[in-house]
Context: one part of a larger RNA
RNA sequence: CUGGGUGUAAAGGGUGCUCAGGUGGUUUUGUAAGUCAGGGGUGAAAUUCUAAAGCUUAACUUUGGAACUGCCCUUGAUACUAUAGAUCUUGUGUACGGAAGAGGGUGAUGGAAUUCCUGGUGUAGCAGUGAAAUGCGUAGAUAUCAGGAAGAACACCAGUGGCGAAGGCGGUCACCUGGUCCGGUACAGACACUAAAGCACGAAAGCGUGGGGAGCAAACAGGAUUAGAUACCCUGGUAGUCCACGCCCUAAACUAUGAAUACUAGACGUUGGGUGUAAAAACUCAGUGUCGAAGCUAACGCAUUAAGUAUUCCACCUGGGGAGUACGAUCGCAAGGUUGAAACUC
Numbered sequence: 001c002u003g004g005g006u007g008u009a010a011a012g013g014g015u016g017c018u019c020a021g022g023u024g025g026u027u028u029u030g031u032a033a034g035u036c037a038g039g040g041g042u043g044a045a046a047u048u049c050u051a052a053a054g055c056u057u058a059a060c061u062u063u064g065g066a067a068c069u070g071c072c073c074u075u076g077a078u079a080c081u082a083u084a085g086a087u088c089u090u091g092u093g094u095a096c097g098g099a100a101g102a103g104g105g106u107g108a109u110g111g112a113a114u115u116c117c118u119g120g121u122g123u124a125g126c127a128g129u130g131a132a133a134u135g136c137g138u139a140g141a142u143a144u145c146a147g148g149a150a151g152a153a154c155a156c157c158a159g160u161g162g163c164g165a166a167g168g169c170g171g172u173c174a175c176c177u178g179g180u181c182c183g184g185u186a187c188a189g190a191c192a193c194u195a196a197a198g199c200a201c202g203a204a205a206g207c208g209u210g211g212g213g214a215g216c217a218a219a220c221a222g223g224a225u226u227a228g229a230u231a232c233c234c235u236g237g238u239a240g241u242c243c244a245c246g247c248c249c250u251a252a253a254c255u256a257u258g259a260a261u262a263c264u265a266g267a268c269g270u271u272g273g274g275u276g277u278a279a280a281a282a283c284u285c286a287g288u289g290u291c292g293a294a295g296c297u298a299a300c301g302c303a304u305u306a307a308g309u310a311u312u313c314c315a316c317c318u319g320g321g322g323a324g325u326a327c328g329a330u331c332g333c334a335a336g337g338u339u340g341a342a343a344c345u346c
Base pairs, nucleotide, nucleotide: 004317005316006315007300008299012314014201015200016199017198021194022193023192025088027086028085029084030083031082033081034080035077036076037075038074039073040072041071042070048066049065050064051063052062053061054060091191092188093187094186095185096183097182098181099180103177104176105175106174107173108172109171110154114150115149116148117147118146119145120144121143125136126135162169163168206247207246208245209244210243211242215241216240220236221235222234223233258313259312260311261310262309263308266291267290268289269288270287271286272285273284274283275282295302296301319346320345321344328339329338330337331336
């Protein structure tokens, strides 16, 4: 390299958009580049294969033939690919009418709870644990009532419910805004699929500047436990968690399952449409679940949301360790990220 693979054995890129590239629907005409057929030229010799011959055989040598799977020229064929021109509507898209939604952004606003502050009532405990202690409290705590302040998160509704490309998204209202689904008609007429590079997004933690800081809480301190206890438990507690702007770019970023299209028994739920009905039932499209036939799989299991049957494109794998390390390059303020070996060893 090929072959074989990528749910769990090594292996699907975290996700999307998209240039190049690769692949590409119906009918028809031309061309004849690929393709196919005929003819011709060339494809040195040796080598190789083969039929003989010559050394006593063999190796070796000699002669004839084949082969040299290739390239070029030429004459044709036109199914397929290509190309040029037409054509169509089923792929795709647009318009129209409806629908659902924690999709995104900005601003405003609400109640419960928590902590703190002030005042009243009130008195000796509170808190905490397996048991304790540290801690708080006669400078009046805990409890309780009233008032005030602050920040963060949104109980019930809530659902293998919904939306989003993924990360993710949940009080309420307004404004701005993206996508999706259904319906039947009209229009465009292959405009499509995939997608290296590129660009954009990308939880948490972390970083920079400025705010904010109730609760929680790495670090840290103390109390316990213990042989020890740099832990688990307890009392405190700072970064951080929150906001704005700018970075970081990684996750068991998981469905451990790339995207698209077509086909392939059923059964039972459920969400949003449509048809239908008096209401149901039933049918249908798009999602989302459970079970299951064929088939597949090493098995587990998957099974119209495939891991089945096929096609196209991208990504990736090739024994364990060394190692996601070193070196180099590149990105980053840093932390570090991306790319990514070898010696050696089993």